[in-house]
The prediction has a mean pLDDT of 84. SAM riboswitch aptamer (S box leader) from a Chloroflexota bacterium, 106 nucleotides, folded computationally. Of the family's consensus pairs, 97% are formed in the model. NCBI's taxonomy places the organism under Bacteria, Bacillati, Chloroflexota. The sequence was found by an Rfam model in a public genome assembly.
């Protein structure tokens, strides 16, 4: 990087150093952003994917948070592709794609 599983409408911000972008990549819409974007540090916080404890017998429920990650605007910010469905130039809804994070594996 590549492949397998599980998840993704819930939660969680303050300072410092920066100086103009930024929301994963393309189109489109829609936000943020000089009341300071991205990045980097400090420190707080969320959450429970690994892990701890207890119980059933083990794909579970419960409870925990010392470490290993992730994460802290908006459903992964919203659409694209396919399919239902409706009040049909649109709206709804389910599935895939695609990406994100864990755990496993070569």
């Nucleotide at each position: 990087c590549a492949c397998u599983c599980a998840u993704c409408a819930u939660g969680a911000g303050c300072g410092g150093u920066g100086g103009a972008g930024g929301g994963a990549a393309u189109c489109g819409g829609c936000c943020c952003g000089a009341u300071g974007a991205a990045a980097c540090c400090g420190c707080g916080g969320c959450a429970a994917c690994c892990c701890c404890c207890a119980g059933a017998g083990c794909g579970c429920u419960g409870g925990g948070a010392a470490g290993g990650u992730g994460c802290c605007a908006a459903a992964u910010c919203c659409g694209a592709c396919a399919g239902a469905g409706a009040u049909u130039g649109u709206c709804u809804c389910u599935g895939g794609a695609a990406g994100a994070u864990g755990a496993g594996c070569c």